[in-house]
RNA sequence: GUGUAUUUAGGGCAAAUUGUUCGAAAGAGCGAGACGCAAAGCUAAAGGGUCUAACUUCCAUCGGGAAUAUGACAGCCUAGCUGCAAAC
Numbered sequence: 001g002u003g004u005a006u007u008u009a010g011g012g013c014a015a016a017u018u019g020u021u022c023g024a025a026a027g028a029g030c031g032a033g034a035c036g037c038a039a040a041g042c043u044a045a046a047g048g049g050u051c052u053a054a055c056u057u058c059c060a061u062c063g064g065g066a067a068u069a070u071g072a073c074a075g076c077c078u079a080g081c082u083g084c085a086a087a088c
């Protein structure tokens, strides 16, 4: 220097739940909290997938219903970029 993720120190992140704020919602920020994570770091304008449906369109028995992402999820999968100490 390259590779592996079988193992580990220090440290890192933080699911559910909960308080509060924002949001139409999905969801997100901050605090508490730890199920887990060796990329649970970044990219949603790389592809697929999932969630929501304000706006818009259509239908309606006028209570509402259906379609739709331009809104989200990187802790769903793949891909790309970046990256830490040892051990082997």
Base pairs, nucleotide, nucleotide: 003088004087007086008085012037013036017032018031019030020029021028022027035075041081042080043079046078047077048076049073050072051071056067057066058065059064